The prediction has a mean pLDDT of 84. Transfer RNA from Vicugna pacos, 72 nucleotides, folded computationally. The sequence is in RNAcentral, with records from Rfam. Rfam family: tRNA. About the family: Transfer RNA (tRNA) molecules are approximately 80 nucleotides in length. Its family is annotated with triplet codon-amino acid adaptor activity in the Gene Ontology. The family's RNA type in Rfam is transfer RNA. NCBI's taxonomy places the organism under Eukaryota, Vertebrata, Teleostomi, Tetrapoda, Vicugna.
[in-house]
RNA sequence: GAGGGAAUAGCUCAGUGGUAAAGCAUGUGCUUAGGAUGCACAAAGUCCUGGGUUCAACCCCCAGUUCCUCCA
Numbered sequence: 001g002a003g004g005g006a007a008u009a010g011c012u013c014a015g016u017g018g019u020a021a022a023g024c025a026u027g028u029g030c031u032u033a034g035g036a037u038g039c040a041c042a043a044a045g046u047c048c049u050g051g052g053u054u055c056a057a058c059c060c061c062c063a064g065u066u067c068c069u070c071c072a
Stems, first nucleotide, its partner, number of pairs: 001071001003069005010024003018055001026042005048064005
């Protein structure tokens, strides 16, 4: 320098144009003499950044940033 891939909650991640989902962790309650476990509920997201297309974008297009991989 060229090709391919990844970026979504504190962590691990799902989501192929129409309300952003789950597990772990966290908080509250129930359970217990107390704790652990279990159960229920809640909170936590400018979806890497900027622009474009569209009635509507995590999703499609362009540019950029960081990381992984491969070729030279």